A computed fold for a 71-nucleotide RNA from an archaeon, annotated as transfer RNA. Rfam family: tRNA. It is annotated as a transfer RNA. Its mean pLDDT, the model's own confidence on a scale to 100, is 84.

[in-house]
Parts: sequence; structure tokens; C1' cells
RNA sequence: GGGCCCUUAGUUCAAUGGUAGAAUUCACCCAUGGCAUGGGUGGGGUGCGGGUUCAAUUCCCGCAGGGUCCA
Repeated sequence: GGGCCCUUAGUUCAAUGGUAGAAUUCACCCAUGGCAUGGGUGGGGUGCGGGUUCAAUUCCCGCAGGGUCCA
């Protein structure tokens, strides 16, 4: 320098162009004399900039970061 893949919640991962979810974590509540544990409620997110579209996590372009292969 070039090819390919990845980037979504604090963490690990989903989501066929149509209100972005789960597990875990965190806060609170219930059960216990207390702990562990269980149940419930809530908080928290699409790497950045453009484009297409009525509508973009999703499709297209560029940039940034990471992984891998080639030279």
C1' cells in the first nucleotide's frame, strides 16, 4: 500500500427498510431476623460525517478505530 470482516446499553450479543430487544450490571420495591437467592419496577445505547427513501441499526459513499490475510 491492497483485499475481507467487525463497530448497537457499563459488559456479552440480537434486530428481513417500519416504535431497537435479551442476558448481565446499576438504582429502588417485595419476600427473610439478616445474608444468599427469587420476584417486580425503573435508568442506560445504534463509532463520526454525508447520500438514497415517506421512513435507515439495516442500503450507498467517505472518515476513524479494531481484527485478519497478501505484498